[in-house]
Context: one part of a larger RNA
RNA sequence: AGAUGAAUGCUGGAAACAUGAUUAACACAUGCAAGUCGGACGUGAAGUGGUGUUUCCAGUGGCGGACGGGUGAGUAACGCGUAAGAACCUGCCCUUGGGAGGGGAACAACAGCUGGGAAUGGCUGCUAAUACCCUAUAGAAUAAGGAUGAGGAGGAAAAGGAGGAAUCACCCUGAGGAGGGGCUCGCGUCAGAUUAGUUAGUUGGUGAGGCAACAGAUUACCAAGGUGACGAUAAGUUGUUGGUCCGAGAGGAUGAUCAACCACACUGGGAAUGAUACACGACCCGGACUUCUACUGAAGGCAGCAGUGGGGAAUUUUACACAAUAGGGGAAAGCCUGACAGAGCAAUGCCGUGUGGAAGAGGUAGAAGGCCCACGGGUCGUGAACUUCUUUUCCCAAAGAAGAAAUAAUGAUGGUAUCUGGAGAAUAAGCAUCGGCUAACUCUGUGCCAACAGCCGCAGUAAUACAUAGGAUACAAGCGUUACCU
Numbered sequence: 001a002g003a004u005g006a007a008u009g010c011u012g013g014a015a016a017c018a019u020g021a022u023u024a025a026c027a028c029a030u031g032c033a034a035g036u037c038g039g040a041c042g043u044g045a046a047g048u049g050g051u052g053u054u055u056c057c058a059g060u061g062g063c064g065g066a067c068g069g070g071u072g073a074g075u076a077a078c079g080c081g082u083a084a085g086a087a088c089c090u091g092c093c094c095u096u097g098g099g100a101g102g103g104g105a106a107c108a109a110c111a112g113c114u115g116g117g118a119a120u121g122g123c124u125g126c127u128a129a130u131a132c133c134c135u136a137u138a139g140a141a142u143a144a145g146g147a148u149g150a151g152g153a154g155g156a157a158a159a160g161g162a163g164g165a166a167u168c169a170c171c172c173u174g175a176g177g178a179g180g181g182g183c184u185c186g187c188g189u190c191a192g193a194u195u196a197g198u199u200a201g202u203u204g205g206u207g208a209g210g211c212a213a214c215a216g217a218u219u220a221c222c223a224a225g226g227u228g229a230c231g232a233u234a235a236g237u238u239g240u241u242g243g244u245c246c247g248a249g250a251g252g253a254u255g256a257u258c259a260a261c262c263a264c265a266c267u268g269g270g271a272a273u274g275a276u277a278c279a280c281g282a283c284c285c286g287g288a289c290u291u292c293u294a295c296u297g298a299a300g301g302c303a304g305c306a307g308u309g310g311g312g313a314a315u316u317u318u319a320c321a322c323a324a325u326a327g328g329g330g331a332a333a334g335c336c337u338g339a340c341a342g343a344g345c346a347a348u349g350c351c352g353u354g355u356g357g358a359a360g361a362g363g364u365a366g367a368a369g370g371c372c373c374a375c376g377g378g379u380c381g382u383g384a385a386c387u388u389c390u391u392u393u394c395c396c397a398a399a400g401a402a403g404a405a406a407u408a409a410u411g412a413u414g415g416u417a418u419c420u421g422g423a424g425a426a427u428a429a430g431c432a433u434c435g436g437c438u439a440a441c442u443c444u445g446u447g448c449c450a451a452c453a454g455c456c457g458c459a460g461u462a463a464u465a466c467a468u469a470g471g472a473u474a475c476a477a478g479c480g481u482u483a484c485c486u
Base pairs, nucleotide, nucleotide: 001486002485004483006482007481008480009479010478013353017349018348019346020345026309027308028307030306031305032304035063036062037061040060041059044056045055046054070264071263072262079189080188081187082186084184085183088181089180090179093177094176095175096174097173098172099171101135102134103133104132110125111124112123113122114121115120142153161168162167190236197227198226199225202224203223204222205221206220207219208218239261240260241259242258243254244253245252246251266287267286268285269284270283289300290299291298292297317343325339326337327336328335356389357388359387360386369380370379371378372377395422396421397420399418403413430475432473433472434471435456436455437454441470442469444467445466452457
C1' cells in the first nucleotide's frame, strides 16, 4: 500500500447492485418448508323439491416424497482434480418392432362388538379396482464371444379409463438412444522421522456361494506373499475443485457468496420398499436429552425458511406472493412449492451522486467576532450577511409502467420506477492528524506530574510531541483503531 463474509469508536443525506452465524455439527417454543390424481376404485357426506350435473373428507391404488433446500462434523481417501478404461444398471423422456386373450380369490374403507388415560389397536361380517393371483400366447432370459440347422425341457407379460364417435393419453414386451448413476486405473493432492518397520482376508491361486457389474467383496482349502527412506504404518491437521486476494512475474495465502463433486442429517447400528436410498421433514433397534402420562406406557429431532435461548468482538423479518423462472402430481383446468421472485433490516462492501450555483456599484477603502501580534498590523476571508438564480435531493399534488409468453384475462413487487406541476437554499459534514518517518504551527494550561507513543522518543516552567483553543493538512458519507493475509 492492497485486501476482508470483518469487528469497534465518533459521525451519518438519498439511490442502484451485491453481501449478511466465520463462534456451539450447542439446545430448540411456535408457524410454515411435498404433495398430487375422482379421466384407476368402492363407500360416505354436502348441495338440489326430485332426477341429472356439481363439490368434498377419510380409505384402496398410481406417480412423486432419492429432486429441490441446508451444513462442512467426519474424511489425507480413487474423496477431489485431470486423463483414460471395461465387467455394468437405468423410472420418467426420444426413436422403432410386437402385443393387451380367458378366469379367480381377497383386503382396506364401511358396519357391528370391543381393549387403552393417550398414542394406537383387536375380533366378526360385506365390497371395488389400472391392487393381487391362476392360465394362454412370446425374435427376451435359463450354457458368460458370434452365426446357422435339428430335437427336447422347465420357466415367464399385460388393464383398464375418457369420449356420441373418430380418437386420446395410459398398460405389457423387445431393440436402440439421450441424460443419469455404480465400478477400475495412470498422474497430481498439508507438515513433521524427536513416528521405521507394517499387514493375517493380509498378497496370490483353486472350488463354492454372491453382486446390476468386476473383485478376498464373502467362504473352504493351498501357497507365503504384499507394502516401505521414491517415507509405509501410526499420530496431528483438513471437505476437494473451478475460483478469490496479494504480486510485474515467480510465487504466497485462501476455499464466504456463485458453480461442480463428496460427505452428513440428535448419536451409533440396521435393513425393507423402490429404477435409484441404506433415505434431513420414512421405518426398526440401542444411547443421551426434552415433553406428556391415570406411572402401565407414549411422543420428538430447525446442519429447510423465519424465529428463541446460549456462547461470542460479531451477522437480519416469527413479513409478501406463486405474477415470472423452475420443479412435483394431473388428459386438462386447477393444486402444491420458505426453491425462486421480490420486499424489510444492517454504511457490511462496491459504484455513481448531493449537501448549492452565479454576479456585484456589497464586503476587498478588508464588516462584526475569534485567534495571533513587534500594537504598526496579520489571519479566519477569493469567506459570511446582503442581491439574484437554480431544484439533483427533500416536501406536496396529478398521471403511472415494462417485466405477460398467449386473442382476452392474469403483477407479489407497487401506487414502486418513471413522468408532469407547485413551493422554497430550502432537509443534508464529518473524522483523523499537524516532532521525524509523513502532507500540515502557533498561543494558553500543565511542570518527569497528568498524559502521549507504530518506531525513534516526548513531558523536570518558554513542550510545534501531553490537554484545550485558533489556524492548517489528508480523506470524505464516511474517517480513525484493532485483527488476519500478501
Record summary:
This is a predicted structure of a 486-nucleotide part of an RNA (small-subunit ribosomal RNA, 5' domain) from Viscum album. The source organism's lineage runs through Eukaryota, Tracheophyta, Magnoliopsida, eudicotyledons and Viscum. It matches the Rfam family "Bacterial small subunit ribosomal RNA". Its family is annotated with structural constituent of ribosome and ribosome in the Gene Ontology.